[in-house]
This is a predicted structure of a 160-nucleotide RNA (glmS glucosamine-6-phosphate activated ribozyme aptamer) from an Acetobacteraceae bacterium. The sequence was found by an Rfam model in a public genome assembly. Taxonomically the source falls in Acetobacteraceae (Bacteria, Pseudomonadota, Alphaproteobacteria, Acetobacterales).
């Protein structure tokens, strides 16, 4: 949001004279809509960027955009993280340490780039909630580039 049922109670009423009650009257029965409830079948609820040596373990695993009521809540997975191994850098080699993962230097400063949704607009599907597709114009950060920035012990080499 839709359909069906119910309307006695928790709940909410509004309108109505076709028929009944009635002298008459929506006052009541009743009728229609609605509400509460039940059943059925649906709908909504994360926008891109970046990211994988192997094994084991582990779980709210990086970055921004939008929003500012749900990008909420839950389950599973995962390139995150930890440990071990391997590999790289630090250093010519080895051990250990530190930092990393083949683009293999953490951190600091500077530089500069890139997205989709949102937005505007056209079309389509559906009873509806809502969904799908196209077009237009934008805007990030991390990552990236430059500079600074790096061990201990042993062995070896070169020079004095």
């Nucleotide at each position: 949001a839709c359909g069906c049922c119910u309307u006695c109670a928790c709940a909410a009423g509004c309108g109505g004279c076709a028929g009944g009650c009635u002298a008459g009257a929506g006052g009541u029965c009743c009728c229609g809509c609605g509400c509460c409830g039940g059943c059925g079948a649906g709908u909504c609820g994360a926008c891109g960027a970046g990211g994988c040596u192997g094994g084991g373990g582990u779980u709210c695993a990086u970055c921004g955009a939008g929003a500012g009521c749900u990008u909420c809540g839950g389950c599973g997975g995962a390139u995150g993280c930890c440990c071990c191994a391997c590999g790289g850098u630090u250093g010519g080699c080895c051990a250990c340490g530190a930092c990393c993962g083949a683009g293999a230097g953490a951190g600091g400063c500077c530089c500069g780039a890139c997205a989709a949704a949102u937005c505007c607009u056209g079309g389509g599907a559906g009873c509806g909630a809502u969904c799908c597709c196209g077009g237009g114009g934008a805007c990030a950060a991390a990552g990236g580039g430059g500079c600074c920035g790096g061990g201990u012990g042993g062995c070896g080499g070169c020079a004095g």

Its mean pLDDT, the model's own confidence on a scale to 100, is 79. The model forms 81% of the base pairs in the Rfam consensus.